[in-house]
RNA sequence: GGGCGGCUAGCUCAGCCCGGUUAGAGCAUCUCACUGAUAAUGAGAAGGUCGAUGGUUCAAAUCCAUCGCCGCCCA
Numbered sequence: 001g002g003g004c005g006g007c008u009a010g011c012u013c014a015g016c017c018c019g020g021u022u023a024g025a026g027c028a029u030c031u032c033a034c035u036g037a038u039a040a041u042g043a044g045a046a047g048g049u050c051g052a053u054g055g056u057u058c059a060a061a062u063c064c065a066u067c068g069c070c071g072c073c074c075a
Stems, first nucleotide, its partner, number of pairs: 001074007010027004020058001029045005051067005
């Protein structure tokens, strides 16, 4: 230098192909219930400008362009 994959909640990941109701799950965190107390269990809450910028569109996590970071392959 070229090709490919990944980037979404504190962590691990769905959702993206084929745009459309309020952006989700598990674990973790916090509160409450239960207990002598803890754990487990149950109920609830908080937590995201979907890697960045720009574009297309009535509407973008999703489509397009450029860039950044991580990984693999080729040279």